[in-house]
RNA sequence: GCUCAGGAUGAACGCUAGCGGGAGGCUUAACACAUGCAAGUCGAACGGUAAGGUCUCUUCGGAGAUACACGAGUGGCGAACGGGUGCGUAACACGUACGUAACUUACCUCUAACUGGGGCACAGCCCGGAGAAAUCCGGAUUAAUUCCCCAUAAUAUUAUUGAACCGCAUGAUUCGAUAAUUAAAGUUUUAACGGUUAGAGAUAGACGUGCGGCCCAUUAGCUAGUUGGUGAGGUAACGGCUCACCAAGGCAACGAUGGGUAGGGGGCGUGAGAGCGUGAUCCCCCACACGGGCACUGAGACACGGGCCCGACUCCUACGGGAGGCAGCAGUGAGGAAUAUUGGACAAUGGGCGAAAGCCUGAUCCAGCCAUCCCGCGUGCAGGAUGAAUGCCCUAUGGGUUGUAAACUGCUUUAGUCAGGGAAGAAACCCCCGAAUUUAUUCGGGGCUGACGGUACCUGAAGAAUAAGCACCGGCUAACUCCGUGCCAGCAGCCGCGGUAAUACGGAGGGUGCAAGCGUUAUCCGGAUUUACUGGGUUUAAAGGGUGCGCAGGCGGACUAGUAAGUCAAGGGUGAAAGCCCCAGGCUCAACCUGGGAAUUGCCUUUGAUACUAUUAGUCUUGAGUAUAGUUGAGGUGGGCGGAAUGCAACAUGUAGCGGUGAAAUGCUUAGAUAUGUUGCAGAACACCAACUGCGAAGGCAGCUCGCUAAACUAUUACUGACGCUCAUGCACGAAAGCGUGGGGAGCGAACAGGAUUAGAUACCCUGGUAGUCCACGCCCUAAACGAUGCUCACUCGACAUUGGCGAUAUACUGUCAGUGUCCAAGCGAAAGCGUUAAGUGAGCCACCUGGGGAGUACGUUCGCAAGGAUGAAACUCAAAGGAAUUGACGGGGGUCCGCACAAGCGGUGGAGCAUGUGGUUUAAUUCGAUGAUACGCGAGGAACCUUACCUGGACUAGAAUGCUUUUUGAUCGUUCGUGAAAACGAAUUUUCCUUCGGGACAAAUUGCAAGGUGCUGCAUGGUUGUCGUCAGCUCGUGCCGUGAGGUGUUGGGUUAAGUCCCGCAACGAGCGCAACCCCCAUCCUUAGUUGCCAGCGGAUUAUGCCGGGGACUCUAAGGAAACUGCCUGCGUAAGCAGUGAGGAAGGAGGGGAUGACGUCAAAUCAGCAUGGCCUUUAUGUCCAGGGCUACACACGUGCUACAAUGGUGAAUACAAAGGGUUGCGACCUGGUGACAGGAAGCCAAUCCCAAAAAAUUCACCUCAGUUCGGAUUGGAGUCUGCAACUCGACUCCAUGAAGCUGGAAUCGCUAGUAAUCGUGGAUCAGCAACGCCACGGUGAAUACGUUCCCGGACCUUGUACACACCGCCCGUCAAGCCAUGGAAGCCGGGUGUACCUUAAGACGAUAACCGCAAGGAGUCGUCCAAGGUAAAAUCGGUGACUGGGGCUAAGUCGUAACAAGGUAUCCAAUCACUAG
Repeated sequence: GCUCAGGAUGAACGCUAGCGGGAGGCUUAACACAUGCAAGUCGAACGGUAAGGUCUCUUCGGAGAUACACGAGUGGCGAACGGGUGCGUAACACGUACGUAACUUACCUCUAACUGGGGCACAGCCCGGAGAAAUCCGGAUUAAUUCCCCAUAAUAUUAUUGAACCGCAUGAUUCGAUAAUUAAAGUUUUAACGGUUAGAGAUAGACGUGCGGCCCAUUAGCUAGUUGGUGAGGUAACGGCUCACCAAGGCAACGAUGGGUAGGGGGCGUGAGAGCGUGAUCCCCCACACGGGCACUGAGACACGGGCCCGACUCCUACGGGAGGCAGCAGUGAGGAAUAUUGGACAAUGGGCGAAAGCCUGAUCCAGCCAUCCCGCGUGCAGGAUGAAUGCCCUAUGGGUUGUAAACUGCUUUAGUCAGGGAAGAAACCCCCGAAUUUAUUCGGGGCUGACGGUACCUGAAGAAUAAGCACCGGCUAACUCCGUGCCAGCAGCCGCGGUAAUACGGAGGGUGCAAGCGUUAUCCGGAUUUACUGGGUUUAAAGGGUGCGCAGGCGGACUAGUAAGUCAAGGGUGAAAGCCCCAGGCUCAACCUGGGAAUUGCCUUUGAUACUAUUAGUCUUGAGUAUAGUUGAGGUGGGCGGAAUGCAACAUGUAGCGGUGAAAUGCUUAGAUAUGUUGCAGAACACCAACUGCGAAGGCAGCUCGCUAAACUAUUACUGACGCUCAUGCACGAAAGCGUGGGGAGCGAACAGGAUUAGAUACCCUGGUAGUCCACGCCCUAAACGAUGCUCACUCGACAUUGGCGAUAUACUGUCAGUGUCCAAGCGAAAGCGUUAAGUGAGCCACCUGGGGAGUACGUUCGCAAGGAUGAAACUCAAAGGAAUUGACGGGGGUCCGCACAAGCGGUGGAGCAUGUGGUUUAAUUCGAUGAUACGCGAGGAACCUUACCUGGACUAGAAUGCUUUUUGAUCGUUCGUGAAAACGAAUUUUCCUUCGGGACAAAUUGCAAGGUGCUGCAUGGUUGUCGUCAGCUCGUGCCGUGAGGUGUUGGGUUAAGUCCCGCAACGAGCGCAACCCCCAUCCUUAGUUGCCAGCGGAUUAUGCCGGGGACUCUAAGGAAACUGCCUGCGUAAGCAGUGAGGAAGGAGGGGAUGACGUCAAAUCAGCAUGGCCUUUAUGUCCAGGGCUACACACGUGCUACAAUGGUGAAUACAAAGGGUUGCGACCUGGUGACAGGAAGCCAAUCCCAAAAAAUUCACCUCAGUUCGGAUUGGAGUCUGCAACUCGACUCCAUGAAGCUGGAAUCGCUAGUAAUCGUGGAUCAGCAACGCCACGGUGAAUACGUUCCCGGACCUUGUACACACCGCCCGUCAAGCCAUGGAAGCCGGGUGUACCUUAAGACGAUAACCGCAAGGAGUCGUCCAAGGUAAAAUCGGUGACUGGGGCUAAGUCGUAACAAGGUAUCCAAUCACUAG
């Protein structure tokens, strides 16, 4: 940063719905409206009489009268209220507080005065005319509270003027004087209602002003009636309100102007509050009434249901003309997610008119519709366990849950239904009666009046009867299981679920929450201290401006006095009502309503206080500055000078190379280079001194010297007297690169060229080299411009080093001031760390930040010659991005150490033939598994059948096997025969044992329960195993350290094979590992002597422990001893190490074995076994025959035999160990060339047998050859095992006699009784493909300097953007899809302003002709002006071929840029070039 839990709504949608009360109900199209209604009334103002009533008359057609009443008309009052809407409006529109000495006010109240006389008309009515209509025209006649004239008149108005008094000012008030001007209406009858003038009040308005409340600066300048003055006009009134003239002002960074949005307030929602959001209903104000303009009437309007004009739209029309304005109440259409009846009544409240009765009133009061909201009630209560049945779950003979839930029993009756009764709201006006004073007026009594409504309410009756849903159950967040599905379908507010065991999807059971509602969506506040006033930050997380100077602004030392603006206190006015809060009261409660209080934090005003701030005056010296005397330095700037190096040139010496690199090459050189010497020239930079140094505001500054100039510090305290700090805008400076003009150019050196490297190499490396680097002048203005740390002041422990001063005569030492550094206390900090040079504690001012990406991009503006800089978004997208630290892992980081790891050696593999395993291929099948190390002579320690799991074919189906059980039988088996390849089927034959006689054993058949599966999943598992690795590690308790992860211990110094031991140490101990304890071998002793042995004694034999005997020896097998650095010398604190030391059979672990820590590899195995889940059940089970596992172009691993003379062959002669043997080993004899066969003794084994050990030794032959090497292959003949050797056994004999002459790149084993070499035995097994494996002994070496390198490992440390941990992470172009966006020739549209043209109604002005006796009017002309038109420009939006980049998207392409020294350290800026660079 994102998200949720809370509250709210004029809501809408989904599912559901019993009742009542109170409220609310077009948020969208100020869109268009059919129809009805919403403002009339007065006959007591008037002329009158169309309709009706009554009366009279009548020829029944009608006529007359009327103090009943009244259409139309004149006149009066009202219509400017009430009701609606929120378009416009950012404004004195609203709110609040003031002002008007600058004003008006019909009706009402009070006061004073008056109300005399006369006249002319116009409606109506009548007559005539035009027109479809609306309506209009002409003539005659007429009334009034209509209009006009005369009279009277002031406390009125105007002019002139006197006096008093008040005010901040213009000026006001009071008392006067003179002159001029202006009134009236009647009706009725005698009392009222009217009328006129003047004044006052009340009410209502008008105008002015202070303060307050939206966004954008990517809107910075706006303004000509503009600002002011004089005069005039106009108005109820002030005023540029308007006009003429004069002046040039006025507003604005405290935001003018422009743009966008918006009615304002009381309030409402939320919040602890401060705030934030909002302005429905109710109340106040404003604005508007189809869009725009205008005036008339009037007390009041520029007028919602009045008028005129323009425009758009709709309607009527006889085409000539007319009519209209629901943003009143209902209602219609349209729009929309969405919002009601074309209802009743004037009974109440209020309004208009009227003397009144009364009339009018969609204001209002009521009713209807809608769960839209708030409040209340109900859908029953009590008992009831075989804990019923169903459902669901499980470890399933059973248990759990649904659940006291149901059934059942008893009880109650709110609401609803039915029946009966039945209000309050009503009191007046008015009428009648009565009383009081005085007929007028007041009072008392009675009467009349209810839309709602037969409603609220009350009473009675029956009956549990009529009434429950919705959402959720992975965490947040209350609530869990089963089935289905299988990254599918789907869910999701965020994190995230789903790839075969999903508490997250869908269903079910169960549960949780709320309830006539429940969820979802939208919006607002909250949580969010994530905008921080309350109440945040800026070294590294986002964030200090690159640096200074400095205007405005903000802030500011000590003392005294005054003032009282801020501040504080008290009082007054106001802050409408409603609402909120508190207390009461009324509806049965509540919602709701009523009364009272409090509150309304604000504004205005009066009085007071004076500490602080402010202000005025005065004073002070400590802040700041100045002066004097010194000191310091790569501070700046201009000039002069210097030597070394480099390059070039000339000359000389000199000869074949030089140069360069990892190695090379390009390049230079016999036309003489490089090298050396001399001389000259050029430009740039200044070695040593030099440092942890110094100076500067920063950038930055370095040879020496001179001129000019700035600064800092120290000392003296002389002078000034707060003169200070900070600083938006502004101004100046500002590395490098870059740009312009002109110079300069030695070296270096982007671009570029060539050479290398490379898969490529547009790079790193090399050879060259242009801009540039240098100078002058002018621009640019950015950097990782960094201490990633703004400036100033004060305060807060110390230690050490160092620079420049001073004290004091001194180099030591010490004190002090100003700097520069390191380490640390307190404190701070997320930590790392900071720590008087703060990131501590405070004060002041400035700058900046608010998730990552998009993006420092786009657009606009501005600066720049350009490059580009400054300012600086949004759409869209993600749920993170990031900091510090921790543990690991890793590094082509570092250090230490070990290992047959390398090296030093010996022998192999890789080449050949064969054996064997694997891959691949083939096949009906070639069963399956094992696959880097850690698969490949491995599972398999024995595939001809069997094994066997595979294939083909033939068969069986509760099954081939086993256990239990029911019933039956007494057999079954066996034998024989038939079919068949066999399994199998059929037939024949044969018939058991024990017994307590119940039965049992056994077998068969049969019933039932459990079948079976080498089918899948080793990524669901147990068990077992491999490997790191017999490596030295892995942990724990307590303590301590750390906010925490975690650390310490286990690190360090030594030592060891070892975390082995010692020393040290905030550690002290302990465990699993190491070692030891166990076994074998090497020496000795004891015991015991058969089958072993035989020295001595005896016997026997050609000969032999053969025999008697013996225990000495060998040996056997049981026990014991022995080795511990114990002793000596040296080194060392010790542990320990060294010694050709002594002794000893053995010496420093004596040799070997067994023994494998915590863990890693989802390592291996479901086919050894076991096992969850899934699948299969006339088959994936079972039986059988045959085949296959043995195939064969080829590739690899492991072996055997060789290639020969250290050998081969023949003959002779020695010396083992350890094993095995009764379906066995088989001596010996005979036969056979032989394998072997036929006989056969002995042996269940220290007794007999296998059994010959071989290499070795001796003699002989072979003589370097594809051989007397080598033995493959093939032919023939046999032997043995076995039911059976064809596929497919081993062995023997004869014959045959292949490849191969020591093996490329590469690679393996081994450090001593080892390697090498030689033979022997065993398991498995009928036999054997064994050259394999496991054991045994014989003969018996070479080499190790050493740890640089390769591999693996251990410890410490370091870096990290990795944590699935480098087989990691990750960047950019290109290609594909989607999305939003910038530019763009243009095109389309909106609003606003300007200029010009034209101009309706209207207004103002002018006016001879026409009308009128006149007043005046018509007409005409001028000016202003709505709408319209034209023009140019600005601005906003939409769209646009094409084009630019951006974002997103499991498995595309190319490379490897970054993270480790990431393989050229990385990054920043500019330039340049290509994908990352």
Record summary
Predicted 3D model of a 1477-nucleotide RNA (small-subunit ribosomal RNA) from an uncultured Bacteroidota bacterium. Model confidence (mean pLDDT): 83 of 100. Rfam family: Bacterial small subunit ribosomal RNA. Its family is annotated with ribosome and structural constituent of ribosome in the Gene Ontology.